[in-house]
The RNA shown here (SAM riboswitch aptamer (S box leader)) has 105 nucleotides and comes from Aneurinibacillus soli. Its Rfam family is "SAM riboswitch aptamer (S box leader)". About the family: The SAM riboswitch is found upstream of a number of genes which code for proteins involved in methionine or cysteine biosynthesis in Gram-positive bacteria. Taxonomically the source falls in Aneurinibacillus (Bacteria, Bacillota, Caryophanales, Paenibacillaceae). The prediction has a mean pLDDT of 85.
RNA sequence: CUCUUAUCCAGAGAGGCAGAGGGACUGGCCCGAUGAAGCCUCGGCAACCGUUGAAUGAUUCAAUUGGUGCCAAUUCCAGCUGGACGCAUGUCCGACAGAUAAGAG
Numbered sequence: 001c002u003c004u005u006a007u008c009c010a011g012a013g014a015g016g017c018a019g020a021g022g023g024a025c026u027g028g029c030c031c032g033a034u035g036a037a038g039c040c041u042c043g044g045c046a047a048c049c050g051u052u053g054a055a056u057g058a059u060u061c062a063a064u065u066g067g068u069g070c071c072a073a074u075u076c077c078a079g080c081u082g083g084a085c086g087c088a089u090g091u092c093c094g095a096c097a098g099a100u101a102a103g104a105g
Base pairs, nucleotide, nucleotide: 001105002104003103004102005101006100007099008098013042014041015040016039017038021031022030023029025079026078027077028076043071044070045069048067049066050064051063052062053061054060055059075097080094082093083092084091085090
C1' cells in the first nucleotide's frame, strides 16, 4: 500500500514547550493569540485484540496489569444524475469516501 470482517447518534482533558494553523479530500459551516498543528508529562474514555474471572452446547457477561485507538461539534454537515416515503422544505435507508481494530497478501 491492497484485500477481508466488524464498528462509527455513547464516552473521555489538564499542565509544559511551541507559535498559526486545524477539523482526511471538495463545498459549506465551525474551532483557533482567552493560543491551531506538532512534541512531552500526567490524567481519562472505551472494550477491537490480549489476559484474568464467572456461567455455557455455540457463546455470553464482568474486570482492565498488557497491545492499539480515542478524549469540540453524529465520521461537524453535505458529496452519489442511488432507493423508499412525502405536494414540498425534508425524513429514513443504502452505496461511495474516510477513521479505528483484528486478520491476510